Predicted 3D model of a 74-nucleotide RNA (transfer RNA) from a Candidatus Nealsoniibacteriota bacterium. Its Rfam family is "tRNA". Rfam describes the family as follows. Transfer RNA (tRNA) molecules are approximately 80 nucleotides in length. The family's RNA type in Rfam is transfer RNA. Lineage of the source: Bacteria > Bacteria candidate phyla > Candidatus Nealsoniibacteriota. The coordinates come from a structure-prediction model, not an experiment, and the mean pLDDT is 80. The RNAcentral record of the sequence draws on ENA.
RNA sequence: GGGCCUGUAGUUCAGUUGGCUAGAACGCCGCUUUUGCAUAGCGGAGGUCAGCGGUUCGAGUCCGCUCAGGUCCA
Numbered sequence: 001g002g003g004c005c006u007g008u009a010g011u012u013c014a015g016u017u018g019g020c021u022a023g024a025a026c027g028c029c030g031c032u033u034u035u036g037c038a039u040a041g042c043g044g045a046g047g048u049c050a051g052c053g054g055u056u057c058g059a060g061u062c063c064g065c066u067c068a069g070g071u072c073c074a
Stems, first nucleotide, its partner, number of pairs: 001073007010026004019057001028044005050066005
C1' cells in the first nucleotide's frame, strides 16, 4: 500500500429481506423482604446505533468517504 471482517446501553450481544415506539442478559440506582449482607420480587435511569455525507416518504439496516480494532497478501 491492497483485500476481507467488525464497530448498537457501563460490559457481552440480538436486531440480516429498509417500516410505527431501538431491545435482551449481566451490571448500576431506588423500594419491599433481613438485625445486617446475600438471594428473591417490583420499579427506574442509562443509546447523537464509531464519525461525516448521500439515496429514500422513511436508514441501526442500502451507497461513498473517514476513523478505530482484527485478519490475510505484498